Pistol ribozyme, 70 nucleotides, folded computationally.

[in-house]
RNA sequence: ACUCGUCAGGGCGAGUAUAAACAGUCCAUUAGGCCCUGAGCGUCCCCCCACCCGCUGUGGGGGGGUUGGA
Numbered sequence: 001a002c003u004c005g006u007c008a009g010g011g012c013g014a015g016u017a018u019a020a021a022c023a024g025u026c027c028a029u030u031a032g033g034c035c036c037u038g039a040g041c042g043u044c045c046c047c048c049c050a051c052c053c054g055c056u057g058u059g060g061g062g063g064g065g066u067u068g069g070a
Base pairs, nucleotide, nucleotide: 001016002015003014004013005012006039007038008037009036010035011034025070026069027068028067033041043064044063045062046061048060049059050058051057
C1' cells in the first nucleotide's frame, strides 16, 4: 500500500495475491454473521400470490434486526 471479516463510515483483527480465519477482549446467550452508527445482504418469523409439482424448492410482500454481564 492493497485485500479480507455482508454493505457505507469509524474501530478492532488477519493476510500478502490469496479470501480465508484457531484472529477480531472474556463469559453466557441467540438462527443472528468481531464492535459502534446507519443500511437490511445473509439469517429468523408471518402472510398471500405466482412458478415448480419430487420437495418445503424458487420468486414476491410484511415484520424483527441477537441480547446480557465483566
Source information: The coordinates come from a structure-prediction model, not an experiment, and the mean pLDDT is 83. It matches the Rfam family "Pistol ribozyme". Its family is annotated with catalytic activity in the Gene Ontology. For this family Rfam cites "New classes of self-cleaving ribozymes revealed by comparative genomics analysis" (Weinberg et al., Nat Chem Biol, 2015). The RNAcentral record of the sequence draws on ZWD.